[in-house]
Order: sequence, then structure tokens, then C1' cells
RNA sequence: CGGGCAGGCUGGAUGAUCGCUGUUCCGGGAAACCGGAAGGGAGGAAAGUCCGAACUCCCCAGGGCAGGAUGCUGGGUAACCCCCAGGCUUUGGUCCCGUGAGAGAUCAGAGACGGAAAGUGCCACAGAAAAUAAACCGCCAUUUAUUCUCUGAGUAAAUGGUAAGGGUGAAACGGUGGGGUAAGAGCCCACCGCCUUUCAAGUGAUUGAAAGGGCACGGUAAACCCCAUCUGGAGCGAGAUCAAAUAGAGAACUAUAAGGUGGCCCGCCUUGUUCCGGGUUGAUUGCAUGAGCUUGUUCGAAAGAGCCGGCCUAGAUACAUGGUCAUCGUCCCGGUUAUGCCGGGAAACAGAAUUCGGCUUACAGGCCUGCCCGUUUU
Repeated sequence: CGGGCAGGCUGGAUGAUCGCUGUUCCGGGAAACCGGAAGGGAGGAAAGUCCGAACUCCCCAGGGCAGGAUGCUGGGUAACCCCCAGGCUUUGGUCCCGUGAGAGAUCAGAGACGGAAAGUGCCACAGAAAAUAAACCGCCAUUUAUUCUCUGAGUAAAUGGUAAGGGUGAAACGGUGGGGUAAGAGCCCACCGCCUUUCAAGUGAUUGAAAGGGCACGGUAAACCCCAUCUGGAGCGAGAUCAAAUAGAGAACUAUAAGGUGGCCCGCCUUGUUCCGGGUUGAUUGCAUGAGCUUGUUCGAAAGAGCCGGCCUAGAUACAUGGUCAUCGUCCCGGUUAUGCCGGGAAACAGAAUUCGGCUUACAGGCCUGCCCGUUUU
């Protein structure tokens, strides 16, 4: 200098004009409504509807079983499959110690991170053998046969030993170096790793040290399962009020019953309940002052919390929030000696509907940070 990945911020401005939709005021009108003025009118994700809540109804939201969710530690929060900080494991880069197995430092990521010495199941393909390990090749010993250059060596077969070497695999029952041995093997030793115990540090996850143990306990819980904690259901067309409407000798079951109760049982509640058929199907509310936004300050490592002051910021229901033009800004291309000037072009993802807190996904251009790769120069 160029490129890639990840994260954060931003997501054009001003004016004119023509519209759309609420609010307030004025005028007209019996009313519906009409005219005028002022002022408000999408987002960082309004999205996916994936978590957590507020709110509402089911009498209360009670107990048990089943089911479901969560799952390192500490903290934050109304709450959370969220956030912050830490621990451990792991991936990539750089550096570094050691003969080696292996150990360490730092930067950037990732983790569905309780339990596999409670039990059960599974481990494809390949491979001789896949969990009470296993002899295919190889290595070694013995026997027999045979060959030769014959106190020996080779070849073949059989029997036995061997898990060091090869090969298979995601995984082969610790590793490196040495001793040892017929060949081998924690068989023995040193170191590395592992396990157990004790001590120390820390709120804790966990870490460090010492001693002991030849080493046992393969993996899988995003298989059943076990452990701990949490968990009633339905959802704003929830629900409430008003208006409107309300032609059945309809059907079923009725107190040891039926229904609420949409997993089941108990408990609780109601006394008529449920189903079918018929009618009405408009308006208001819920619904915009809220776990609200924010200057400052205090506490905290941070997430965040407290205090003081300031602000009010869409509310439709056939569903508004838009179009055009001008100027400026940003970026790209071309011309020009030009940081200037002229001409041309580009601007994404997307669209509130009860409301919040999160997560995830989409995103042109610009700015910032970190890491990685390539090239050039020193």
C1' cells in the first nucleotide's frame, strides 16, 4: 500500500410545492361533514416471533404425578435461552524453554462448560482386534522337513511367546529416554502426563505446593438416565363498557351428576351445564407518563444502581408517515498542471399496530478499533 474477517458508531441536510393521517383552535352547518390556521407523524433493526416480562381473563393460582426448560463460578436485572467480570477447555498466529515426551508467555477467536468409578444402550466404515481388548504383517523361541559354502546359516510348515515396529481407524488400554529380555512388556528406573491424600490461596469456579501410587477410570448424556433449580393455561380479535339484537314447546346429561380444568389425579368453585340452530356484529375503552429519554453528579473493575435537574417523543383500523424540484454535503468516473473548477452518475436493508427488556437475522456508502493474508522498501 492492497485485500479479508470480526466488532462498534452513523444510516444525508435545508427550502419550496403537491398530497396522506391524527391533535388543538377558529368559522359554517340540525347533523354527517366542509373550509382555514397551527403543530405532531417509523427504525436501527419497526423484521423473525426465538427467549423473558408487564397487563388481562380463566373463583384463588393450592398440592402431587407426568411433561417441559435451564445447567462452570460470582455479580447485574422486574425477569431471562440476556448482559458484565472471572475460571477452565479448545482453535489460529507470534515468541520462547527442553535431546525428547512435553512445558510456558502473549494476541485474536470458540465452547450445548453439572454427572460416563448409579445403571442401561450405542461406537458406522475400515481393521486381526472397538472395551472382561486383540496376534494380520512383523519380531523371537522350539520342533519337523529341506537346501547350502555344514560347531553355522537360509527357506517352508506347525506350536508357543511378544502390544516395541508396520498397517486400519474419530478412537487401539499412558508418553519420552534408558536399563532389561530369546524377542518384548511399568517388568525396572529418571522425567513428562495421570490419579489419590494433605496443606496453602480464593466468596467461588479453580489454582499452587508437597507426599504417595506403576497407572487404574476409552468415547458418547445435542442416547435413555441421574442430580440441582425453575415451571398452571390462554393471549390485546386478551378483556371492559355502551348501543344493537334476542321467532326453538331443538338435543344430551343432571347431585354417587355435569361443567370450570385444553395432560392426569386431588383440592376448590358454580347449580343447571353443554351442544346444535337462529339473531346482532357498530362505537368507546384497553392505547401512549413509561421497569420512559436525558445533562450533571455519587458508588462500582464492569454490566449497572442511587440522587438532582430538564423533556413529552406516531397511535391508524381498507390500515397515514409519500412524490417532485432546487441548493448543499458524501462517494465514484471522466477532463484539466491543479487540495481547485467543469461535466456525468450513485446512495442499502427495510415499513409501527397492546407495551417493554433482550437475542437473532438483513444492510449501500462513510468513520473508528482489533486480528489475519499478500506485495514492496529498510